Small-subunit ribosomal RNA, 5' domain from an uncultured Chloroflexota bacterium, 503 nucleotides, folded computationally. RNAcentral holds the full RNA, with entries from ENA, Greengenes and SILVA.
Context: one part of a larger RNA
RNA sequence: GGAUGAACGUUGGCGGUGCGCCUUAUGCAUGCAAGUCGUACGAAGUCAUGAUUUUCGGAUUAUGACUUAGUGGCGGACGGCUGAGUAACACGUAGGUAACCUGCCCAUGAGUGGGGAAUAACUUACCGAAAGGUAAGCUAAUACCGCACGGUAUGGCUUCGCCAAAGCGGAGUCAUUAAAGCCGCAAGGCGCUCGUGGAUGGGCCUGCGGCCGAUUAGCUAGUUGGCGGGGUAACGGCCCACCAAGGCGAUGAUCGGUAGCUGAUCUGAGAGGAUGACCAGCCAGAUGGGGACUGAGACACGGCCCCAACUCCUACGGGAGGCAGCAGCAAGGAAUCUUGGGCAAUGGGCGAAAGCCUGACCCAGCGACACCGCGUGGGGGACGAAGGUUUUCGGAUCGUAAACCCCUUUUCUCGGGGAAGAAUACUGACGGUACCCGAGGAAUAAGUCUCGGCCAACUACGUGCCAGCAGCCGCGGUAAUACGUAGGAGGCGAACGUUAUCC
Numbered sequence: 001g002g003a004u005g006a007a008c009g010u011u012g013g014c015g016g017u018g019c020g021c022c023u024u025a026u027g028c029a030u031g032c033a034a035g036u037c038g039u040a041c042g043a044a045g046u047c048a049u050g051a052u053u054u055u056c057g058g059a060u061u062a063u064g065a066c067u068u069a070g071u072g073g074c075g076g077a078c079g080g081c082u083g084a085g086u087a088a089c090a091c092g093u094a095g096g097u098a099a100c101c102u103g104c105c106c107a108u109g110a111g112u113g114g115g116g117a118a119u120a121a122c123u124u125a126c127c128g129a130a131a132g133g134u135a136a137g138c139u140a141a142u143a144c145c146g147c148a149c150g151g152u153a154u155g156g157c158u159u160c161g162c163c164a165a166a167g168c169g170g171a172g173u174c175a176u177u178a179a180a181g182c183c184g185c186a187a188g189g190c191g192c193u194c195g196u197g198g199a200u201g202g203g204c205c206u207g208c209g210g211c212c213g214a215u216u217a218g219c220u221a222g223u224u225g226g227c228g229g230g231g232u233a234a235c236g237g238c239c240c241a242c243c244a245a246g247g248c249g250a251u252g253a254u255c256g257g258u259a260g261c262u263g264a265u266c267u268g269a270g271a272g273g274a275u276g277a278c279c280a281g282c283c284a285g286a287u288g289g290g291g292a293c294u295g296a297g298a299c300a301c302g303g304c305c306c307c308a309a310c311u312c313c314u315a316c317g318g319g320a321g322g323c324a325g326c327a328g329c330a331a332g333g334a335a336u337c338u339u340g341g342g343c344a345a346u347g348g349g350c351g352a353a354a355g356c357c358u359g360a361c362c363c364a365g366c367g368a369c370a371c372c373g374c375g376u377g378g379g380g381g382a383c384g385a386a387g388g389u390u391u392u393c394g395g396a397u398c399g400u401a402a403a404c405c406c407c408u409u410u411u412c413u414c415g416g417g418g419a420a421g422a423a424u425a426c427u428g429a430c431g432g433u434a435c436c437c438g439a440g441g442a443a444u445a446a447g448u449c450u451c452g453g454c455c456a457a458c459u460a461c462g463u464g465c466c467a468g469c470a471g472c473c474g475c476g477g478u479a480a481u482a483c484g485u486a487g488g489a490g491g492c493g494a495a496c497g498u499u500a501u502c503c
Stems, first nucleotide, its partner, number of pairs: 001503004006499005013374006019367002021332001026330003030327003035074003040071002043068011081285003091209007100202002105198008113147001115145002122137006153176010181190003211257003218248003223245004228240003260282004264275004287308005310321004338364001340363003346360001347358004377407004387398004412440006421430001447492005452473003458487005468475002
């Protein structure tokens, strides 16, 4: 000198764009943050219209519309947050998978026959303070379970071709093996089942690369390898039985400390050094620890079970909870925001659609936290006014500075108009915002640090090694340009200085 997710002191007019718990991965009141589908299903309710009946209260039934708790489907594995752990194939990069998976989507081939038994909802009864539960009875499905056809697929056997290889392709034979309907007058549409290929997303393996400590030198028994099995989508000591005695290490094993990694960011002429906030990619975590279930996908932030700590309710028998989602609270701290608006846009989930949901997102609010831009007026104006300071008492200086005259209106206030962003219709939170026009009036707007040398800017008074200053050298003990105040000056300017950290 540059830089910062900064903080502190003094000061503070406006706008744009960004950024805003770096500390306790501490604890959390309250609200919201993941639902949706009635064109899968039974049922209940409401309304409208019609019919039958009526004791005139109503009851039954048909059609249509709407609403919903439940069964069922898809989604809740995305999106959002955080950085605790992790020195590791976690990340980066380059490859491998002849060792693998992939819902929805795209292309393509074939099929979609015929049955059954339940169960929630509902009704009744019962238990419990509650959370909730038990028993009996009834019912539907794209829920569940058999059967059939046979393509395919899988497995066994035989055989042929390709390949370095456990692999790929073809033929024969045996065994096993699928499905669901809904809407529509219909045409047809949406689905369902079994394949093949693609796309996308992942799993696993490997080479290389990136911290500190030797005042850590030896480490290792599932350890290293083999054989056989189990398990997995898949290779593998991943797990198990048996066998062998291996494996790693000064090219730093093991141990200890620290740390999410990267694209990048800051600095620097570069080489390098430092960092990893915001944004983007990957990883990891969801009160601490462990576990599996469901599923294409999880060992699952707003799912389940167990243990533990903590908090809450309780009729003391037993229950409920998890903000490292958005706001917000407490605590900690030098320190970090609103319990805001909207789904209008972009995107996501569900749905045939209308649409519903979306604290993702888009906006607004707060904060000079950062960067950028603008303003606080412009021209004239000497008798160098008054006043301040100083003085050798002549003057000098603040100083064209002010007053005063002329002008302008960026800003500001008031009034009027008023968007784009919307996807040719509907639909705008922002927002009566940006912007435009008119009116008014210099009006609403300057500080801060320094002035001994480094380093730009000097005098007076006060103080008297005191009070104090200070980055280093050093100032202060009676004329202090170094302390304090005043005048003046210098620097930067809506900021200025200090502190901290990096280059």